[in-house]
């Protein structure tokens, strides 16, 4: 320098004219670091700009094992962009056959 790859998830029931959006229950967890992490440290995804700088950016405790773990095991919790919608969305639809932290290869 070029090429390829690079995000998962609404089950079952209730109310209602209407909800995969509310209630109960269920389900999901990007990338790098570090004893293996959605909740530690850092980054990406959003907004804005010709571009860079810039703005925004959620959540965990207790016990156990161990040299070492807020990462493993046990228990109980918690969190989740923007726009749309006959009714409020982490899970539906859309921007997105996009972009990208980064990974691999030539």
């Nucleotide at each position: 320098a070029c090429u390829u790859c690079a995000g998962g998830g609404u089950u079952u029931g209730g109310u209602g004219u209407a909800a995969u959006u509310c209630c109960a229950u269920a389900c999901c967890g990007g990338c790098g670091g570090u004893a293996a992490a959605g909740u530690c440290c850092g980054c990406g995804a959003g907004c804005g700009u010709u571009g860079a700088u810039g703005c925004a950016u959620g959540a965990a405790u207790a016990g156990g094992u161990g040299c070492g773990a807020u990462u493993c095991c046990u228990a109980u919790a918690c969190c989740g962009a923007c726009a749309g919608u006959u009714a409020g969305a982490g899970u539906c639809u859309g921007g997105a056959u996009g972009a990208a932290a980064g990974a691999a290869g030539u």
Annotation: A computed fold for a 106-nucleotide RNA from a mouse gut metagenome, annotated as FMN riboswitch aptamer (RFN element). Its Rfam family is "FMN riboswitch aptamer (RFN element)". Rfam links the family to the GO term FMN binding. The prediction has a mean pLDDT of 83.